[in-house]
Molecule: transfer RNA
Organism: Gemmobacter lutimaris
RNA sequence: AGUGGGUAGCGCAGUCUGGUUAGCGUGCUUGAUUGGAAAUCGAGAGGUCGCCGGUUCGAAUCCGGCCCUACUCU
Numbered sequence: 001a002g003u004g005g006g007u008a009g010c011g012c013a014g015u016c017u018g019g020u021u022a023g024c025g026u027g028c029u030u031g032a033u034u035g036g037a038a039a040u041c042g043a044g045a046g047g048u049c050g051c052c053g054g055u056u057c058g059a060a061u062c063c064g065g066c067c068c069u070a071c072u073c074u
Base pairs, nucleotide, nucleotide: 001072002071003070004069005068006067009026010025011024012023019057028044029043030042031041032040050066051065052064053063054062
């Protein structure tokens, strides 16, 4: 210098083409079930969408700068 990645505790989708309440799996809490667990089923909590700014009626999504990280090149 180039490319990819950063979204719930963890693993990820959504971004191309801006618009309903931001989702899935797993984990966590709780209820049912059980002699008690596991498994199964129901419910719930949990998110400044890496940071700051801009565009817009409206931004996880578009634009600019920056930070962290993996790889590549010099």